[in-house]
This is a predicted structure of a 161-nucleotide RNA (c-di-AMP riboswitch aptamer (ydaO/yuaA leader)) from Conexibacter sp. Its mean pLDDT, the model's own confidence on a scale to 100, is 76. The sequence was found by an Rfam model in a public genome assembly.

Formats: sequence, structure tokens, C1' cells
RNA sequence: ACCCAUCACCUGCCUAAUCCCGCCGGUACGCCGGCCGGAGCGGGGGAACCACCGGUCGUCCUCCCUCGGGCGACCCGGGGCGAAUGGGAGCCACCAGCUCCCUAGCGCACUCUUUCCGCGCGAGCCCGUCAGCUAACUCCGCAGGCACUCCGAAAGAGAGG
Repeated sequence: ACCCAUCACCUGCCUAAUCCCGCCGGUACGCCGGCCGGAGCGGGGGAACCACCGGUCGUCCUCCCUCGGGCGACCCGGGGCGAAUGGGAGCCACCAGCUCCCUAGCGCACUCUUUCCGCGCGAGCCCGUCAGCUAACUCCGCAGGCACUCCGAAAGAGAGG
């Protein structure tokens, strides 16, 4: 000098998932953890008004007809967080599952708008027969996962230095 491993801290990204007071503990003195509280950010439930009131078949009533109502049978529950929806093909007897391609939509370095270029995501989980919207009111979350010389460019407005 280079490479590898481990640890601490910094910078930045996805996301609502952050900041602060007080007390206690740890510390490499940079910070970290716990308890309590506050601020901020985010989500659910929840009036009026408005909206909604499954489909098919049979039968009865009303009725000029249509419409409407009751009963029976069969088929089918519904909803939330999130960008994460929808479609095609292959493997397979089929389903399920897996793989590939496309796609609504979503993310990318001070912020917003517009344009161009490029790289990615397009999952997963939860409630439990129940919830449209929704003022008052009420309940809940603040986790987890990543990046390393690379953080593309232009215009306008702004912020900060």
C1' cells in the first nucleotide's frame, strides 16, 4: 500500500413508522437501551344527508299489462393495511403450486412542478359472518428492511449554505 473479517459512528433510501423533556443504566463519549410523558405523522370504527338493497328458478297475493310484495330451493359471504391490480403462456390429466412475459399503479439523493433518459417494485399480512360515506366521539400504530465513490440530465419556483 492492498485485501478480508468484526465493531462503533456518520450520510442516504423504502415506509406513517420521527423528534423532544425528565429519570435510570451502558459507552469506544460518537451514541445506545429502558421507563414515563409531550409534540408530530399515519390507520380503523362511528350520525344526519346522500348512496346501497346479489342472481336464477318455482309458487302465492295485488294488478288490464308492466311493476311491486311474501314464501321456498339453489348459487355466492363481506371487509382492512399496502403502490402491489389485471391479463397471457409453459410445466401439470385437472386443481394447487412453480416459472416466464406483459400490465393498472409505485420508488430512485435539498423540496415541488414539467420533460427526457435509465434502473428497480408490482409482495405480504390481518379481521372473522361484521363495518358504505360520516360531524361529535372513540380505538390503534410509530415497526421492519436496505445502499457505498455511485449517487443521470434540463427548465422554472423555493429552501438551505